[in-house]
RNA sequence: GGAGUCAUCCACGUGGUCGCCGGCCGUUCGCCAAAAAAACGGCGGGAGGAAAGUCCGAGCUCCCGGGCCAGAGCGCUGGGUAAUACCCAGGAGGCGCGAGCCUACGGAAAGUGCCACAGAAAACAAACCGCCGGACGAGCGCGCGUUUCGCGAGGAACCUCCGCUUGACCGGUAAGGGUGAAACGGGGAGGUAAGAGCUCACCAGCGAGGGAGGUGACUCCCUCGGCUCGGUAAACCCCGCUUGGAGCAAGACCAAAUAGGAGGACGCCAAGGCGUGGCCCGCCGAUGUCCUCGGGUAGGUCGCUUGAGGCGCCGGGAGACCGGCGCCCUAGAGAAAUGGCCACGAUCACCGUCAGAGGGCGGUGAAACAGAACUCGGCUUAUGGAUGACUCCAGUC
Numbered sequence: 001g002g003a004g005u006c007a008u009c010c011a012c013g014u015g016g017u018c019g020c021c022g023g024c025c026g027u028u029c030g031c032c033a034a035a036a037a038a039a040c041g042g043c044g045g046g047a048g049g050a051a052a053g054u055c056c057g058a059g060c061u062c063c064c065g066g067g068c069c070a071g072a073g074c075g076c077u078g079g080g081u082a083a084u085a086c087c088c089a090g091g092a093g094g095c096g097c098g099a100g101c102c103u104a105c106g107g108a109a110a111g112u113g114c115c116a117c118a119g120a121a122a123a124c125a126a127a128c129c130g131c132c133g134g135a136c137g138a139g140c141g142c143g144c145g146u147u148u149c150g151c152g153a154g155g156a157a158c159c160u161c162c163g164c165u166u167g168a169c170c171g172g173u174a175a176g177g178g179u180g181a182a183a184c185g186g187g188g189a190g191g192u193a194a195g196a197g198c199u200c201a202c203c204a205g206c207g208a209g210g211g212a213g214g215u216g217a218c219u220c221c222c223u224c225g226g227c228u229c230g231g232u233a234a235a236c237c238c239c240g241c242u243u244g245g246a247g248c249a250a251g252a253c254c255a256a257a258u259a260g261g262a263g264g265a266c267g268c269c270a271a272g273g274c275g276u277g278g279c280c281c282g283c284c285g286a287u288g289u290c291c292u293c294g295g296g297u298a299g300g301u302c303g304c305u306u307g308a309g310g311c312g313c314c315g316g317g318a319g320a321c322c323g324g325c326g327c328c329c330u331a332g333a334g335a336a337a338u339g340g341c342c343a344c345g346a347u348c349a350c351c352g353u354c355a356g357a358g359g360g361c362g363g364u365g366a367a368a369c370a371g372a373a374c375u376c377g378g379c380u381u382a383u384g385g386a387u388g389a390c391u392c393c394a395g396u397c
């Protein structure tokens, strides 16, 4: 200097001016009195790190309830938390030279299903090429043999035997080659007609037994053994644990209006209901319950912001987090307020200049993602800037 990994913080500051919304206090007005409303003045407050997605968990509200099953969620171990599918630490497997990162991580010998195409064959499968053996056919050849010619040297023909090549058949083989993401342990030695754990030593895996470490998931070591029987459950399934539902448009109260409307079913423990579904128990229901049609209202107040709250310090813990002490109150709109302008400064980018520079000065410009709506804890996604630690590469001293 470059390329990376992990983590933290900020999200403009100050002043002025005009404006919006809420709270508290005071005065005036109002008023029989009080209150409300209104006006004025003062004090103080007013969008996020993700407010987003609506993916989880809860607080809160409503529905009398209990059990079982279905359904749903989670799935290595230990810990944290109000709780979780979240967080912390570890184990196993994998990726990266490394700092580090990822995991839908219980079970495939309980069963069923699937693995396209290619390939002989995709699970107790199997022979395309190849290798070996057998006898059959054809061809060739040395040699021998037979026949024949030759006085001899040698020549010709035949092919029982032998060897080689080739064709098809039968048998053996799964070591070599091919196909594929994946082909029934690995390389080596012996053995074999050729091969194969067929045998042997070593290694990996599996099973059994024993020992050591750890809370545990697991890790390491020793002995024996048959040699070794794929993947997929983010397929159905099996196993273990957890689990009411609906949601602030929840719900409570006040006021007003209409048609105290019409019809039907059942019936005096019936019908019906008890807010995912089924079954059982239990309860409500006794002039009522349910269903259908039709009509009126949809206005106001609350819920609505003090919380598993925030900040600081100390202690414990590897950490998530826990405990103690002290201080603080930090939006509550209601069709939706929290804004506009000016000045200076900070930050970033570019340009110029000071020899040069990460420093100084000057100029210009910009400022991302994006707006609370009951609240909180997480996760995921989008995004501007600053800082720290660590890893690798190149160069210099």
Stems, first nucleotide, its partner, number of pairs: 001393010012345007020046002023043006048369001052380002055378005060247004065281006071243005076090005091105001092103004106238002111236002113232003128177002130173005136167006145158005185203002188200003204228001206225008251302004261293006272284003309328008347366008
A computed fold for a 397-nucleotide RNA from a Candidatus Schekmanbacteria bacterium, annotated as Bacterial RNase P class A. The prediction has a mean pLDDT of 76. The sequence was found by an Rfam model in a public genome assembly.